[in-house]
RNA sequence: GAUAUAUGUAGAGGCUGCAUGUGCUCAAAAGUACGCUUUCCGAGAAGGACAUCGAUGAGGGAAGCCGAAAGGGAGGCAUGCCGAAGAAUGAAGUGAGUGUUCCCUCACUUCAUUCUGGGGAUGACUUGAAGAAGGUCAUCACUGUCAUUAUGAGAUCUAUCUCAUAAUGGGGAGCUACAGAUCGC
Numbered sequence: 001g002a003u004a005u006a007u008g009u010a011g012a013g014g015c016u017g018c019a020u021g022u023g024c025u026c027a028a029a030a031g032u033a034c035g036c037u038u039u040c041c042g043a044g045a046a047g048g049a050c051a052u053c054g055a056u057g058a059g060g061g062a063a064g065c066c067g068a069a070a071g072g073g074a075g076g077c078a079u080g081c082c083g084a085a086g087a088a089u090g091a092a093g094u095g096a097g098u099g100u101u102c103c104c105u106c107a108c109u110u111c112a113u114u115c116u117g118g119g120g121a122u123g124a125c126u127u128g129a130a131g132a133a134g135g136u137c138a139u140c141a142c143u144g145u146c147a148u149u150a151u152g153a154g155a156u157c158u159a160u161c162u163c164a165u166a167a168u169g170g171g172g173a174g175c176u177a178c179a180g181a182u183c184g185c
Stems, first nucleotide, its partner, number of pairs: 001183003007179005014082001017081006024075003035065007044053002047103003050099001085116013117143002120140008145170011
């Protein structure tokens, strides 16, 4: 100097970086659900099958009394980090949906494959009690990094380097620094 590799180690993006936990505080959930009393309707009751229960009233409406909580959110504190993390598909396991059953749905954990650099705004769909927040897709600019080109400045001393600005393009299996492997000098 070149080549190849998911080499190893350490880092950067941000003033709203990502995630987790918390017997902390607050708002909301909500005067809701459940329960009780009265009254009215009257045959079904979970997502489906089977079973079980049901006129000795299933389930539901109205009024009154009583009256929560979980998940999610904001802040505080603590911890782990920079494919941090998230999503989709498939497999396995656990739990819930009336039941030591089956199917289905949902949630959580692990593994495999694929996609996404990051946060934001807007719109649609979805989850949710929700005008909160989350997820997916699309669009928009911003931002970080690398490459190329152009302009300007500086260093150097005559064609290189660095910085700033702008345009175009790329992507995290990336980028930066150091140390490695092979070959050549």

A computed fold for a 185-nucleotide RNA from Bacillus fonticola, annotated as Lysine riboswitch aptamer. The source organism's lineage runs through Bacteria, Bacillati, Bacillota, Caryophanales and Bacillus. Its Rfam family is "Lysine riboswitch aptamer". Rfam's curators write: Riboswitches are metabolite binding domains within certain messenger RNAs that serve as precision sensors for their corresponding targets. Allosteric rearrangement of mRNA structure is mediated by ligand binding, and this results in modulation of gene expression. This family includes riboswitches that sense lysine in a number of genes involved in lysine metabolism, including lysC. Its family is annotated with lysine biosynthetic process in the Gene Ontology.